[in-house]
RNA sequence: GCUGAUGUAGCUCAGUCGGUAGAGCACUUCCUUGGUAAGGAAGAGGUCACCGGUUCAAGUCCGGUCAUCAGCU
Numbered sequence: 001g002c003u004g005a006u007g008u009a010g011c012u013c014a015g016u017c018g019g020u021a022g023a024g025c026a027c028u029u030c031c032u033u034g035g036u037a038a039g040g041a042a043g044a045g046g047u048c049a050c051c052g053g054u055u056c057a058a059g060u061c062c063g064g065u066c067a068u069c070a071g072c073u
Base pairs, nucleotide, nucleotide: 001072002071003070004069005068006067007066010025011024012023013022019056027043028042029041030040031039049065050064051063052062053061
């Protein structure tokens, strides 16, 4: 230099054919216990990497940029 993959909650990751963004763990409050742990209930937490485009509507489609990883030279 070229090619490909990945980027979504604090962490690990889903998200189907474009139609209200989710799970587990972690966190907060409460219940249970003599007290912890475990268990149960509720809750908070998101500029879907960034900038544009298409569309009535984009995490999803298209272009570009950035970062990480892999391959080729």